[in-house]
Context: one part of a larger RNA
Parts: sequence; structure tokens; C1' cells
RNA sequence: GCCAACGAGUUUGUUCUAUGUGGCUUACAUAAACUCCGCUUGGAGGAUAUGUGAAGUGAAAGCGAGGGUUAAUCGCCCGCAUCUUACUUUUUAGAUAAGAGAUUUAUGUUAGUCUCUUGUCUAAAUCGUAAGAAAGUCGCAUGGACAAGACCCGAAGCCGGGUGAUCUAACCAUGACCAGGUUGAAUGUCGUCGAAAGACGGCAGGAGGACCGAACCCACAAGCCGUGCAACACUUGGGGAUGAGUUGUGGUUAGCGGAGAAAUUCCAAUCGAACUCGGCAAUAGCUGGUUCUCCUCGAAAUAGCUUUAGGGCUAGCCUUGGAUGCUUACUACAGGGGGUAGAGCACUGGAUAAGAGUUGGGUCUUCGGAUACCACUCUUAAUCAAACUCCGAAUACCUGUAGGUGAAAUCCAGGAGUCAGACUAUGGGGGCUAAGCUCCAUCAGUCAAAAGGGAAACAGCCCAGACCGUAAAUUAAGGUCCCUAAAUUCAUGCUAAGUGUGAAAGGUGGUGUCGCGACUGCGACAACUAGGAGGUUGGCUUAGAAGCAGCCAUCCUUUAAAUAAAGCGUAAUAGCUCACUAGUCUAGUUACCGCGCGCCGAAAAUGUAACGGGGCUAAGCAUGAUACCGAAAUUACGGAUUUCUCGAUUUUAUCGAGAAGUGGUAGAGGAGCAUUCCUUGCAUCAUUGAAGUCGUCUCGCGAGAGAUGGUGGAGAGCAGGGAAGAGAGAAUGUUGGC
Repeated sequence: GCCAACGAGUUUGUUCUAUGUGGCUUACAUAAACUCCGCUUGGAGGAUAUGUGAAGUGAAAGCGAGGGUUAAUCGCCCGCAUCUUACUUUUUAGAUAAGAGAUUUAUGUUAGUCUCUUGUCUAAAUCGUAAGAAAGUCGCAUGGACAAGACCCGAAGCCGGGUGAUCUAACCAUGACCAGGUUGAAUGUCGUCGAAAGACGGCAGGAGGACCGAACCCACAAGCCGUGCAACACUUGGGGAUGAGUUGUGGUUAGCGGAGAAAUUCCAAUCGAACUCGGCAAUAGCUGGUUCUCCUCGAAAUAGCUUUAGGGCUAGCCUUGGAUGCUUACUACAGGGGGUAGAGCACUGGAUAAGAGUUGGGUCUUCGGAUACCACUCUUAAUCAAACUCCGAAUACCUGUAGGUGAAAUCCAGGAGUCAGACUAUGGGGGCUAAGCUCCAUCAGUCAAAAGGGAAACAGCCCAGACCGUAAAUUAAGGUCCCUAAAUUCAUGCUAAGUGUGAAAGGUGGUGUCGCGACUGCGACAACUAGGAGGUUGGCUUAGAAGCAGCCAUCCUUUAAAUAAAGCGUAAUAGCUCACUAGUCUAGUUACCGCGCGCCGAAAAUGUAACGGGGCUAAGCAUGAUACCGAAAUUACGGAUUUCUCGAUUUUAUCGAGAAGUGGUAGAGGAGCAUUCCUUGCAUCAUUGAAGUCGUCUCGCGAGAGAUGGUGGAGAGCAGGGAAGAGAGAAUGUUGGC
């Protein structure tokens, strides 16, 4: 790792609650004792104690169809049992039938009207009876709560009783061990010197936590090993090696403890408190796991509070049942309040410009004043503001009226889950108007809990919400040269940059186009030819100033035209051009504002790599048009199923028709399948082959069921009811096998 088996919401409570169902109801339930039957637990009867209910209210004493509140309530709060159907008694009203009487009309019968009696029907009220509902009570089942291990597995730990000093620490008792070599203290003695103390020298001597170095003990360095030779070793070096030395045997000290030349070090590979058994299924707001099927609905990631923030409670949102009965969303109309967007400067503040002021300051001053400086006030002009407003929307919100029987709404009761949200769009705060950032808002959208098509790929974007089937049709977004389904479609323009197929400030006589001016067949623009003069060298200044250093003025004349000169140039002149004019030539030329598409700006790390690729001059861009493709959308046909309405059959249940549905996590609700056992029935099946198991076929939406053929070799089933050790793929699950 795989396979098999086992493996998780259970049980109890003389606790509560809701729903379903059953019994009784002038209440219900009922223990022990006692009697009878049976006898292994039991069954029947009977009996009352007791419990709940029949009355509430108050904190309570208490009072009581009332109680409390208060001095007292006008009051306020909580209460004071009925309802339906059938029959019956009585009364009233109306209708109708019969009979009697009266009255009117009329020739008369008849007819009409009124009154009374009786009968029938309808409606209302009422006396009573019965049944039922509701309420009550007691079972059974199911959901939930509470107490318990309480869905299962999982701590580190805490406490108690014991077991350990054969490892190791220290100590006690008794033994053992330390090759060899070196140094040469005290002391003694001899000699020399000395008065002596003593000094020096020789010889002897043999001290030392002395020296070198094996055994022995240790463990400083490096290597090696690091699924090892080894749960700490090995190799080469290293330290101590007569001492606080090493070591054998026996013993002592025990966990709230001992020992410790002291390191939280050791106390049997275990030590900030050993090991073992027990309390014990400790506790775990944490992690993991939690087993068959189909059907209906379907969330939340928010608010408040929380030693609270990854937990919880209440509300919100979901579900199931009941009640109300048009109240909902939404639309229209009507009536409201507002201070946002915008705008504005009237207030509060900010920030400018100009002017004025018998203002203040600065500077200057001839002290009279002046001022191109600064501030303040005023005026004018133009402005800025989340914490400014003289103003002020759109939406939104509230109320009313009408529509609105579904897109529903509200209330009551049972059951939840949710409290980490994500991105997109819009309005904002924080940040850098950074972030796939963070925090709010919108009854926003999608994902979460949503598959399908598009965006190459791509939870949150665009289209669209999958009950099942079909080799049917139409479309959405998006597309139609090939990959790749569908236009090498049409019309008119643009682009030449492979722009398209990444980017800014800025630049651009690339090109298209709108507009507005100027000149122009009395000849424009460009080019060429010719002229571009005179007064005059204008005046001043200056060494000089002659159009052209500078200052002032900038006229007149001749002319087709020509500046007291636009530029170059000279020391100053000179010289060369321009403006301006004529001629040649011939038809458009030119300035500017704006728009469309381009170009430059343009450097990154494995490999083209910034159209998905090929490739494209359209297969790019803009505008318009017509076809087609394109999804699980829509439609068609067939089928299944849910809810509602209607109809039929004998109410349920079934069948038929119609309408609306059938994505789904947490979760709520409904209906079923299978396993084991019990009970009742089946005079059920089985060696002429049970269960199990391996194939095949059939049935059921499915869990599953049946038939049949092998295998197997002895038990097994069906129907009704009941009870559960009742369904495995996951838990670093447990055990076994491979």
C1' cells in the first nucleotide's frame, strides 16, 4: 500500500415540552397490601393513599370570579368556558293550504281585502337531550431540551496506593590495583671557614594533590559513521596516571522524595519531578472521522451582548405544522420631512489680483512730505471647503387611496444551521485617488451552494439557471480564412505602422477630413530676368556713425516700385540680399482652429513568448446591411415526479384533465430499500440440493428484488406486526492476511 472483518447520535430517568396516534371523559391514571387463575418471569379482579385537571391572582400573608397595583383608583396588568350538528319545548315574523266570519265591488255567481283557528315549510331566539369537536388525563411512537461518559477516537496533566539505587549519584564496610624512567625537599654525617649563630662544599637520604610515560581512568580536536558494528561506536592524535586516584563484592538513602566538587545533573535507553496500577470513558470552546436510496423546500458568513473576537446567547435569514384572510413585493396617484450630488460665497474659515483709505509699520527725506515695500479695513473681480451654506435636486424613505390571490404577507408553535466570506459594479473612509490591500454602504450581481456556452487556459466577468431521453428545430453571449461549427458576404471610408497583436508626459511638414480667413485669368504661389532711385552722409552723438554702435524724428520728391531701411558686411565708405515693382510662365496658392487613423518616446532575466497558433494588407479599424454557426436557454415529441384546482369512482386511496413546478452545500420535512432477532399465520421451500458464492437475463427512478445455469453440501423463506449491537471508503482508525 491493497483486501477482508470490526468501527461512531445509544440507553436510562416514576424530568420537561411539542407533534402524530389510541383509550376514557357527569374526569383520567393508579402502587403496595388482599382475592382468584397459572406458575420460571406472569394474568385477571379489587382497593384507596397519591398525581394531574376542574380558578385565578399576588413577592407573600392572603383574597377569590375575581386578584394585584394605591391613601383611593378615572384607570392599568393578569384572569372570569365554550363551539358545531341532529332532535325536541315554547315564542315571534313571513310564505302557503284548508275552514269559518266580516267588508267592498258587482244584476248575480265569482273575485279582491281583512280577522280568527288548524296543518306544513323557512328564519331568529329559547328550554332540554344525544353525538362530536375543543379542553382534560393516561399509554405508544417520533422530534427537541435537561441530568448522566451522552456521536466516536485523541492529550499534556492532577490525585491516591505500590515497585525500583543489578544503570547512575553520594556515603558505609571489606578487599584489590597503579610497567618503567626522572627530579632530588627536610634531615643526618664528613670537610673547610667562623668566637658563636651559622655559611659553603662532598656523601648519604628519598619528600611531592612533583615530572615523562604504559596498564587503568577520562573524553579535548578532527575524521569516520549517521536505515551505523553501535538507540553515542570506531580511527588518529589528546588529558590524568601516589591521588580530592582507580576498581571488585556486600550494604544505605525513594518520588510533595533521594543524591548532587551544582549541569535542572542522576535516580534501570524514562526526569522542571521515575515507573506501575487505580480515580478514569479526567477534561478538550481544538483537530480528525461519522456507514443505504429517492422526493419537496432551502440558508448564513449580519446586529446587539459577551475575560468576547476561530466559542456562545438572543434577533435576522431556512424549514415543518397551524391560524388570519388581502394585509405583501411592486405599480399609479396624492401628501410629507430632509440638506446629499451639484452649485454658491450670504455666515465660518482658506487662498489670489487691482484700487481706495487724514489707518499702522518699514525705507527715504529738503521734515513740508514722498513711497514701485509690508500689514489692516473697505470696494471691485475671480476662487476653495468632510467637520462652510443664501440655495438645492435625482433617487431613497414614511403615510394614505386604488390595483395587486402570489414574486405573496403577518402571527403562533416544533426543528435547525449560520456569526472566518470572496470578487465584480457603484458611492465613500484608510493607504500613495498603491495592492489579487483594508474597512463601510447598496434589501446590487455572481460564486459560496451552479453544471452548460463565451472570455486560449481562468470560483467571483458576459450569456444562461441542468427532472430524464431524442443522429429534431430556433436563438443568447460570442463568432463565421485554417486549426474549429459558421461569410475568403455586401456597401462606403480609414490605416501602411504587422498599427491591429501592451504604456505616459511630450514630440510629429505621415496621411484623411470638417471649418474659418487671405491672395488669384485686371495672372496669384514658387522659380527665372530686370529694377530696388533722388533730397541725403536725415538730425544728434562720435576720431568716424554715410539705411544698418547708440539717441530723436521717421518726412518729401521721381516713380511700375523702392523702408530716413528687415538681414549679412566695412575702421567708416564700398559691396551682397529682403521688403516692394515690372516682365516671362501658367492655375490654383497660402495662414490657422478642430477631428479620425498612424509614427517616435518603448531596456530583463530558460525559448519566439504582449493576436491561443498558423498566418493575415484584411482574415485590421469605423459605420451600415443581409445570411449563417452557436448552450444542458427556448421550442417539438415521449416519459417520470411534486404541489394546487376541477371531475369521476365507495370518504381515504386510485384514475383522468388543466395549471405551476422539479440545480443545490449547512439544514428542515416526506416516502421507502436492505440486515439480525422476536411474534402470528402460511399442513411454505429444501440431498429430485437450503444458505453462501460466480455468471447471464428480467423488473424497479433508486436503495434493491426475482428467474436461470455452474459451484456448494444443510438448512432457508414469504405475508402482517414488533424490536434493534440496523448499512463504511476515508478517523497518521483496530485486528488478520498478502

Notes:
The part of an RNA shown here (large-subunit ribosomal RNA, domain II) has 738 nucleotides and comes from a bacterium. It matches the Rfam family "Bacterial large subunit ribosomal RNA". The family has 102 seed sequences and 51,934 matches in Rfam 15.1. The full RNA is in RNAcentral, with records from ENA. The coordinates come from a structure-prediction model, not an experiment, and the mean pLDDT is 82.